[in-house]
RNA sequence: GUGGGCGAUCGGACGGUCGCGACGGGCUCCGGCCCAUCGAGGAAAGUCCGGGCUCCACAGGGCAGACCGCCAGGUAACGCCUGGGCGCCGGCUCCGGCCGGCGACGGAAAGUGCCACAGAAACGACACCGCCGGUGCUUCGGUGCCGGUAAGGGUGAAAUGGUGGGGUAAGAGCCCACCGCACGGCCGGUGACGGCCGUGGCAGGGUAAACCCCGGUCGGAGCAAGGCCAAAUAGGCGGCGAGAGACGGCCCGUCUCGACGAAGACGCCGCGGGUAGGCUGCUUGAGGCCUCGAGCGAUCGCGGCCCGAGAGAAAUGACCGUCCGGACGGCGACGUCCGACAGAACCCGGCUUACAGGUCGCCCACGCCA
Repeated sequence: GUGGGCGAUCGGACGGUCGCGACGGGCUCCGGCCCAUCGAGGAAAGUCCGGGCUCCACAGGGCAGACCGCCAGGUAACGCCUGGGCGCCGGCUCCGGCCGGCGACGGAAAGUGCCACAGAAACGACACCGCCGGUGCUUCGGUGCCGGUAAGGGUGAAAUGGUGGGGUAAGAGCCCACCGCACGGCCGGUGACGGCCGUGGCAGGGUAAACCCCGGUCGGAGCAAGGCCAAAUAGGCGGCGAGAGACGGCCCGUCUCGACGAAGACGCCGCGGGUAGGCUGCUUGAGGCCUCGAGCGAUCGCGGCCCGAGAGAAAUGACCGUCCGGACGGCGACGUCCGACAGAACCCGGCUUACAGGUCGCCCACGCCA
């Protein structure tokens, strides 16, 4: 220097003009106008986890259900983060280890289920080929039967510890050494775990993001939560006015007139519930930046400074100039086009997903120079 990986960070810059939204101030002929300030993100996204806040429910305990699961720490909390342990993979190695990546990483000796295909056999498993012993037949090449054998071959993702030696008819932890494993003890570590020593010939396959067992956590709904104010119309309740026609009924009967009772169309007023609508919740918060300190780190603490959207189905846009970067065209001067992904709506902490390009740090490979 080029390329790659990981992590962090920026994600067009500056100036001007016009437009849009919000808050504050001023003016107003109440229509609006002017001024100042502010106006998307690292993911505002997916809505997958965890909290704050609000309302509802709630003695205590159990069952069911969901989720989580090595250890320690961080945090408001988490399935997140940090550090460590162990396992697997890759690279390097002076063979002691080192570096990087990944891991739902409790239990398979409580029980149940499943293990396709292939294979003799997939579990208290297995003799297909082969090897060995006995015995029968034989055309002397072999072959039938009985038994031994898991060393070799073969099947499979997986076949009952591995390597080497002894041993044997052939074999086999049958015996031995080393490695692995199990159990016990001691030591180190907060712990996961590790180291050392001793004993044991090996306990009897895999699978728990299969049921299950063990341990832990967990009420429900969500800002359309919730609170306040509150029309018009139609219901509900109460009061007042008006009392036409019809009805009952009084006057012996009928007619007319009159008065009485109950009910009440209608009108007015008041009360109450709900709706439309308005206000609030609403953004000063587990907040941002900087210095110092504690800690390996996540993170935490002291101090200083700052206020950076708050909406109404919803503003955040465009242009000009000078640069930056990219694409295309051109021999060139230069010209044209573009600026990744995307976009707030109660608020935070995470995870995941999308993202042109730039910068910084660490590591790896290659090339060049000294």